Description: Predicted 3D model of a 65-nucleotide RNA (transfer RNA) from a marine eukaryotic metagenome. It matches the Rfam family "tRNA". The prediction has a mean pLDDT of 84. The sequence is in RNAcentral, with records from MGnify.
RNA sequence: GGGUGUCGUACAGUGGUAGUACACCGGUCUCCAAAACCGGCGACGUAGGUUCGAUUCCUGCCACC
Numbered sequence: 001g002g003g004u005g006u007c008g009u010a011c012a013g014u015g016g017u018a019g020u021a022c023a024c025c026g027g028u029c030u031c032c033a034a035a036a037c038c039g040g041c042g043a044c045g046u047a048g049g050u051u052c053g054a055u056u057c058c059u060g061c062c063a064c065c
Stems, first nucleotide, its partner, number of pairs: 002065004008022004016052001024040005045061005
């Protein structure tokens, strides 16, 4: 000097209700379990600024590469 930071994990999301997959929990099925199917849970690093409104734009800081 540059880049990254979003559920437990891996990633989307370029100003207007924050999503997907896996995991986890509950249910159906089964003698039991797994698989399959249905449903649920849960997050924007931190502090400010701009804006009617910020995950998104700007600045400082923190962590990592």